Predicted 3D model of a 597-nucleotide part of an RNA (large-subunit ribosomal RNA, domain I) from an uncultured Micrococcaceae bacterium. Rfam family: Bacterial large subunit ribosomal RNA. The coordinates come from a structure-prediction model, not an experiment, and the mean pLDDT is 80. The sequence was found in a public genome assembly.

Context: one part of a larger RNA
RNA sequence: GGCACACGGUGGAUGCCUUGGCAUCAGGAGCCGAAGAAGGACGUAGGAAUCUGCGAUAAGCCUGGGGGAGUCGAUAACCGGACUGUGAUCCCAGGAUGUCCGAAUGGGGAAACCCCGCCCGGCCAGCGAUGGACCGGGUGACCCGCAUCUGAACACAUAGGGUGCGUGGAGGGAACGCGGGGAAGUGAAACAUCUCAGUACCCGCAGGAAGAGAAAACAAUAGUGAUUCCGUUAGUAGUGGCGAGCGAACGCGGAACAGGCUAAACCAGUGGUGUGUGAUAGCCGGCGGGCGUUGCAUCACUGGGGUUGUGGGACUUUCCAUACCAGUUCUGCCGGAUUGGUGAAGUGAGUGCAGGCGUAGAGGUGAAUGGGUUGGAAUGCCCGACCAUAGACGGUGAAAGUCCGGUAAUCGUAAUGCGUGCUGCCGCUUGGAGAGUAUCCCAAGUAGCACGGGGCCCGAGAAAUCCCGUGCGAAUCUGCCAGGACCACCUGGUAAGCCUAAAUACUACCUGAUGACCGAUAGCGGACCAGUACCGUGAGGGAAAGGUGAAAAGUACCCCGGGAGGGGAGUGAAAUAGUACCUGAAACCGUGUGCCU
Numbered sequence: 001g002g003c004a005c006a007c008g009g010u011g012g013a014u015g016c017c018u019u020g021g022c023a024u025c026a027g028g029a030g031c032c033g034a035a036g037a038a039g040g041a042c043g044u045a046g047g048a049a050u051c052u053g054c055g056a057u058a059a060g061c062c063u064g065g066g067g068g069a070g071u072c073g074a075u076a077a078c079c080g081g082a083c084u085g086u087g088a089u090c091c092c093a094g095g096a097u098g099u100c101c102g103a104a105u106g107g108g109g110a111a112a113c114c115c116c117g118c119c120c121g122g123c124c125a126g127c128g129a130u131g132g133a134c135c136g137g138g139u140g141a142c143c144c145g146c147a148u149c150u151g152a153a154c155a156c157a158u159a160g161g162g163u164g165c166g167u168g169g170a171g172g173g174a175a176c177g178c179g180g181g182g183a184a185g186u187g188a189a190a191c192a193u194c195u196c197a198g199u200a201c202c203c204g205c206a207g208g209a210a211g212a213g214a215a216a217a218c219a220a221u222a223g224u225g226a227u228u229c230c231g232u233u234a235g236u237a238g239u240g241g242c243g244a245g246c247g248a249a250c251g252c253g254g255a256a257c258a259g260g261c262u263a264a265a266c267c268a269g270u271g272g273u274g275u276g277u278g279a280u281a282g283c284c285g286g287c288g289g290g291c292g293u294u295g296c297a298u299c300a301c302u303g304g305g306g307u308u309g310u311g312g313g314a315c316u317u318u319c320c321a322u323a324c325c326a327g328u329u330c331u332g333c334c335g336g337a338u339u340g341g342u343g344a345a346g347u348g349a350g351u352g353c354a355g356g357c358g359u360a361g362a363g364g365u366g367a368a369u370g371g372g373u374u375g376g377a378a379u380g381c382c383c384g385a386c387c388a389u390a391g392a393c394g395g396u397g398a399a400a401g402u403c404c405g406g407u408a409a410u411c412g413u414a415a416u417g418c419g420u421g422c423u424g425c426c427g428c429u430u431g432g433a434g435a436g437u438a439u440c441c442c443a444a445g446u447a448g449c450a451c452g453g454g455g456c457c458c459g460a461g462a463a464a465u466c467c468c469g470u471g472c473g474a475a476u477c478u479g480c481c482a483g484g485a486c487c488a489c490c491u492g493g494u495a496a497g498c499c500u501a502a503a504u505a506c507u508a509c510c511u512g513a514u515g516a517c518c519g520a521u522a523g524c525g526g527a528c529c530a531g532u533a534c535c536g537u538g539a540g541g542g543a544a545a546g547g548u549g550a551a552a553a554g555u556a557c558c559c560c561g562g563g564a565g566g567g568g569a570g571u572g573a574a575a576u577a578g579u580a581c582c583u584g585a586a587a588c589c590g591u592g593u594g595c596c597u
Stems, first nucleotide, its partner, number of pairs: 001596009015582001016547002020518002022515007029507002031172002039101003042055003046079002049075003061095006070083003106115003116140007123132003142169002144166007176207001177205005187194001191241001217224002228255005238246002259499003262443001266304010282291002284335006309477001311442004315436006323342007344430005352425004356420005363411003369384005385402002387391001393405003448472007458484001479494005534541002554581001557568004
């Protein structure tokens, strides 16, 4: 020095474990913010630090409920001092306080800091007027809307300016939504049309969903009857350097269902402008009286009317209905018209107030086991019982239906939220049926056309339908649009105004459940004080790190040593479980013995 065996050191694999994660499902909730958010800084306990909570009223204050014996959050003890059956701590709900920064908003600013004006109150000084570099409270950004006062160029006016009022805006937020912009890597085995893809990304805006939506729709000689979503039709019809690829609809089967309001014609009122002096015309009709800038034309506003495609409405006219009270229509009488209230009917997609009921958010009750045995410990084993609408699960010194928390079941709440639309109040609406077709209306720089684009299965094609830009530019029901150029016939519809729940999408957040999901190099980057330490000028990048034991019972005392550490003794079932702590592999390093050289 090598090999073998034994015993160690080092190291932290493996096994077991889980406080953490991942995924899915169901239900809820779906916004927060100038009444100052999200997110932070700095403080705050009798005692240092960090986390949690809270805000100078600072691990808390008040009120209403629950609960029922200990409590003063955690690491994490110790000392000190308190509270509590006059109900503390704790849990739920509502309120108060809430420093400074931050949209940050009095001005500034290198966020958490500096500086100022005005008003009110206090303090100090002064006899007082007043002063103060002191203290406390309030107020002072910009834009928008409404009201009001002013007011240029320029006469009226307008712009501009002032004042007051506004739970008006501003900023944040995971995905889902709508709109405005909008790539490239790639594929085409190269590449340019094409594709990727209207994707990624940027911007704007909104809601709990959004968007769409009540046929100028489809269809095809038969019919359907708003929209949305799912399945199918169908990888079909198509489109396509007819390459790569892209890719419907009708129909059928389901989910959910809901329809409404205006514009115009016409009537009335108010106001403006023009015109008119003829007392004609006009003032609801008749008779009698009276009026006088009442009339006519046109414009604007308000109220009524009206809303449809078997075309509808206005307008004219007929019949039926019209409960009661009060009023208006120049005046008396007759007839009519009309307004308001009560009543009646309908409706409520405002579900507004109150009540009822249900539900959420603290909670309450909640069955049933004894002995022996092994062991440190019984939940194990043996013997014998019991409960079960509860044999889910977790804990307890090993493996528990009957030990503990729970579980099944059942009960419950002041204020508060939500649902229901049951009752009352409240809101809203209300004549009906027919006839006539002479007249009027039925959404205009619109439809359409030309040119240039976009979007549709459709890449300009025979290219309809839909949407933009520029330019021309209709018709009003004997009208107009569509049915894939275009024309005729036929059929369907009625554009150029608006609103509309549900079925659908998503999950930052809350609750519950589940897993042929992970088990510490795995599972979120993060099981542990992690978006931390650390790196970077910055945008940004981004770790490592779990396990004594049932219980600290965490080794009193003695010895060696300066200490570190160890030897005894003691605890414990175990100390080769000793805070470098479960198990403790291998590489690597030793000690002892044997053999070989």